[in-house]
RNA sequence: GCGCUAGGUGGGGAGCUAGCGGUUCCCUGAACCCGCAAUCCGCUCAAGCGGGACUGAACUCCGUCCCAAGGGGGUGCGUCUCUGAGGUAGGGCUUUACCACGUAAGCAAUGACAGCCAGGUUCCGCGCGACGGGAUCCUGUGAACCGCGUCAGGUCCGGAAGGAAGCAGCGCUAAGCGGUGUUUCCCGGGUGCCGCGGAGCCGCCUGGCUCGAGCGAACGUAGUAGGCACCGCCACAAAGCGAACCUUCGACGGUCGGUGCGC
Numbered sequence: 001g002c003g004c005u006a007g008g009u010g011g012g013g014a015g016c017u018a019g020c021g022g023u024u025c026c027c028u029g030a031a032c033c034c035g036c037a038a039u040c041c042g043c044u045c046a047a048g049c050g051g052g053a054c055u056g057a058a059c060u061c062c063g064u065c066c067c068a069a070g071g072g073g074g075u076g077c078g079u080c081u082c083u084g085a086g087g088u089a090g091g092g093c094u095u096u097a098c099c100a101c102g103u104a105a106g107c108a109a110u111g112a113c114a115g116c117c118a119g120g121u122u123c124c125g126c127g128c129g130a131c132g133g134g135a136u137c138c139u140g141u142g143a144a145c146c147g148c149g150u151c152a153g154g155u156c157c158g159g160a161a162g163g164a165a166g167c168a169g170c171g172c173u174a175a176g177c178g179g180u181g182u183u184u185c186c187c188g189g190g191u192g193c194c195g196c197g198g199a200g201c202c203g204c205c206u207g208g209c210u211c212g213a214g215c216g217a218a219c220g221u222a223g224u225a226g227g228c229a230c231c232g233c234c235a236c237a238a239a240g241c242g243a244a245c246c247u248u249c250g251a252c253g254g255u256c257g258g259u260g261c262g263c
Base pairs, nucleotide, nucleotide: 001263002262003261004260007055008054009053010028011027012026013025014024018044019043020042021041022040032052033051034050035049036048061258062257063256065254066253070249071248072247073246074245075244077242078241080240081239083237084236086234087233088232090231091230092228093227094226096225097224098223100221101220102219103218106215107214114210115209116208117207118206119205120204121203122199123198124197125196126195127194128192129191131188132187133186134185135184137181138179139178140177141176147172148171149170150169155164156163157162
């Protein structure tokens, strides 16, 4: 020098997985072609699988070390974001109460407000009344026979006088049915401008007495207390984000070394 071969034509982090390689996402990077792969394709200490092409023993293949893009894990931190639960009551809201001031219909010397007294309103008991129901009284009706009285006719007994039972009719009545009413009694209750007694008496109402000029529903404003927890604030917890530190893997790059055969 020529021809070959091993090798190479990307690697890494996350994720997946018992684990490894790939498909996925991300980083790095000058990174062959075609086909395939997530409820996946292969493998078992590690090779993506199948087919093809190029390069090829060194800038290029293999290893050590350094640097370091980037990723993973952890620690504590934060005038950060969001969420949850709690507290507070600064702001806010409040037809909750009170107080003050103002406006004000109206009331007020025929006496406001306030004070005192009495009665009522409330509760219990008793009574009375009304109402409702029942019984009773009164009254009307009310029995083919088995109720009463009177009993025509007829029947029976009797020689007769006379007597007996007795249907219809008439009168009366029982049970029952009804009635305008009424006497008495019993019972009832979301019963009463009723009476008596007792209890209670904050408030309200009525009246009387004292005093002598205010009272005032409502509305507005300010305040106090209460309530709510929308905002704020406080502390807590979880998640996210950010920077820092520790740890782990580590592309690219650099350094030093290693690796054939034939002519």
Bacterial large signal recognition particle RNA from a marine eukaryotic metagenome, 263 nucleotides, folded computationally. Rfam family: Bacterial large signal recognition particle RNA. Its Rfam clan is "SRP clan". Its family is annotated with SRP-dependent cotranslational protein targeting to membrane, signal sequence recognition and signal recognition particle, plasma membrane targeting in the Gene Ontology. The coordinates come from a structure-prediction model, not an experiment, and the mean pLDDT is 79. The sequence is in RNAcentral, with records from MGnify.